[in-house]
RNA sequence: GCCCAAAUGGUCUAAUGGCUAUGAUGCAACCCUGUCACGGUUGCGAUCCGGGUUCGAUUCCCGGUUUGGGCG
Numbered sequence: 001g002c003c004c005a006a007a008u009g010g011u012c013u014a015a016u017g018g019c020u021a022u023g024a025u026g027c028a029a030c031c032c033u034g035u036c037a038c039g040g041u042u043g044c045g046a047u048c049c050g051g052g053u054u055c056g057a058u059u060c061c062c063g064g065u066u067u068g069g070g071c072g
Base pairs, nucleotide, nucleotide: 001071002070003069004068005067006066007065010025011024012023018055026044027043028042029041030040031039048064049063050062051061052060
């Protein structure tokens, strides 16, 4: 330099054009218990950035950034 893949709460992860974005873990409050642990209920918290297509984009397209892999 060229090619390919990936990017979603603090962490891991689902979503194949209909989002009020899934689940786990974490954190907080409450319940449970003689206490702790376990368990239960509720809550908090995210789509890498910029443009485009569309009635509607996490999803499709273009460019960029970062990370990983391959070729030279």
Model confidence (mean pLDDT): 83 of 100. Transfer RNA from Candidatus Iainarchaeum sp., 72 nucleotides, folded computationally. Lineage of the source: Archaea > Candidatus Iainarchaeota > Candidatus Iainarchaeia > Candidatus Iainarchaeaceae > Candidatus Iainarchaeum.